The RNA shown here (Bacterial RNase P class A) has 409 nucleotides and comes from a Micromonosporaceae bacterium. It was read from a public genome assembly, where an Rfam model found it. It matches the Rfam family "Bacterial RNase P class A". By type it is a ribozyme. From the family's description: Ribonuclease P (RNase P) is a ubiquitous endoribonuclease, found in archaea, bacteria and eukarya as well as chloroplasts and mitochondria. The model forms 94% of the base pairs in the Rfam consensus.
RNA sequence: CGAGCCGGUCGGGCGGUCGCGUCGGUGCACUCCUCGGUCCGCCGAGGGGGCAUCGCCGAGGAAGGUCCGGACUCCACAGGGCAGGGUGGUUGCUAACAGCAACCCGGGGUGACCCGCGGGACAGUGCCACAGAAAACAGACCGCCACCGCAGCCUCGGCUGCGGGGGUAAGGGUGAAACGGUGGGGUAAGAGCCCACCAGCACCUCGGGUGACCGGGGUGGCUCGGUAAACCCCACCCGGAGCAAGGCCAAAAGGGCCGGUCGCGAGGCCGGCCUGCGCAGGCGUUUGAGGGUGGCCCGCCCGAGCCUGCGGGUAGGCCGCUGGAACCUGUCGGCGACGGCAGGUCGAGAUGGAUGACCGCCCCCCGCUCCGGCGGGGACAGAAUCCGGCCUACAGACCGACUCGUCCG
Numbered sequence: 001c002g003a004g005c006c007g008g009u010c011g012g013g014c015g016g017u018c019g020c021g022u023c024g025g026u027g028c029a030c031u032c033c034u035c036g037g038u039c040c041g042c043c044g045a046g047g048g049g050g051c052a053u054c055g056c057c058g059a060g061g062a063a064g065g066u067c068c069g070g071a072c073u074c075c076a077c078a079g080g081g082c083a084g085g086g087u088g089g090u091u092g093c094u095a096a097c098a099g100c101a102a103c104c105c106g107g108g109g110u111g112a113c114c115c116g117c118g119g120g121a122c123a124g125u126g127c128c129a130c131a132g133a134a135a136a137c138a139g140a141c142c143g144c145c146a147c148c149g150c151a152g153c154c155u156c157g158g159c160u161g162c163g164g165g166g167g168u169a170a171g172g173g174u175g176a177a178a179c180g181g182u183g184g185g186g187u188a189a190g191a192g193c194c195c196a197c198c199a200g201c202a203c204c205u206c207g208g209g210u211g212a213c214c215g216g217g218g219u220g221g222c223u224c225g226g227u228a229a230a231c232c233c234c235a236c237c238c239g240g241a242g243c244a245a246g247g248c249c250a251a252a253a254g255g256g257c258c259g260g261u262c263g264c265g266a267g268g269c270c271g272g273c274c275u276g277c278g279c280a281g282g283c284g285u286u287u288g289a290g291g292g293u294g295g296c297c298c299g300c301c302c303g304a305g306c307c308u309g310c311g312g313g314u315a316g317g318c319c320g321c322u323g324g325a326a327c328c329u330g331u332c333g334g335c336g337a338c339g340g341c342a343g344g345u346c347g348a349g350a351u352g353g354a355u356g357a358c359c360g361c362c363c364c365c366c367g368c369u370c371c372g373g374c375g376g377g378g379a380c381a382g383a384a385u386c387c388g389g390c391c392u393a394c395a396g397a398c399c400g401a402c403u404c405g406u407c408c409g
Base pairs, nucleotide, nucleotide: 001405002404003403004402006400007399008398009397010396012362013361014360015359016358017357018356020058021057023055024054025053026052027051028050030049031048032047033046034045035044036043037042060380064391065390067389068388069387070386071385072242073241074240075239079298080297081296082295084238085237086236087235088234089103090102091101092100093099104118105116106115107114108113119233120232124231125230126227127226128225141172142171143168144167145166147164148163149162150161151160152159153158154157180198181197182196183195184194185193199223200222201220202219203218204217205216206215207214208213246319247318248317249316254275255274256273257272258271259270260269261268262267277311278310279309280308281307282306283305290302291301292300293299326345327344328343329342330341331340332339333338363378364377365376366375367374368373
């Protein structure tokens, strides 16, 4: 210098003018509530809202998909059985995980490095397209081989052709895959039929490693196909619902009670408190409706209401809500994921749902150029209880480690 591989950071900057939201301050001759005072006109204090103004802060690396895991909240928390779901090399990390780290095994690459949905196929069952004769304790299509029959030929011992029932998995051919490979012996031709070496498997054994696993020795001709993201088997794990969780205040249809007042009375009006509506039909109250045990059954527990239809009312506010497995810096332990300690920081909380628009200068890219400038463009996307991950989208800019090649020293 060229090519590559892995990881990280950022994701426009500065200024001005308007605009929006939370919080805080100040002001108001606005408004509501409470308390106190009162000469009953009001006055003072506190709080909420509104308006004005000032100040701080105000989307993301994915806020996204909602695919996993947790925190939090409510319900449940005698038990048993069956079913269901998830995970799947090993050791660690973590609150937890289907996440992450390191390592092992298999595959790819010269290499840095990458990929693996990585338990079990001698527990059983199923399936294996097309092609092919045959697709799993197999299979004779071609070929090879001896035998038998018929025909032909000649140098009379065989050769050739046709047919028949057999042997043969060495050769050809099909296929993703054809029941170990090479060589030799053997045979009519062949075959682990036998032998040597190689590969695999099983068993025994030695050594190393926490472990997955790795290395060595011996024995056995044992040679066994693939598929579990097919059923299945093994090991481990798994209550349900979700911030519209859940809680508080206010209000209401309808009804009841109390007090005051008006009225002869029925009752009306005003104020306060309690409850939470009306009608119709069906089922049920120890002969148990219904609910919980959120898949089902048994069992257990609660239990006086429940279900359906029609009609009516309220539908406002507050909490939950953002300070947390938090972030930054340093240091220590660890190969690492990560953890400990010390110091520092506070960074959105909307609910017809804020976080924006315009202008100027600069930055990056593209095009034109009379080299002065001019024009165009700058992604993906956007909080909604919070957190840890995964996955997906993304214009561009920058940084670091490493590998291979070429050249120079």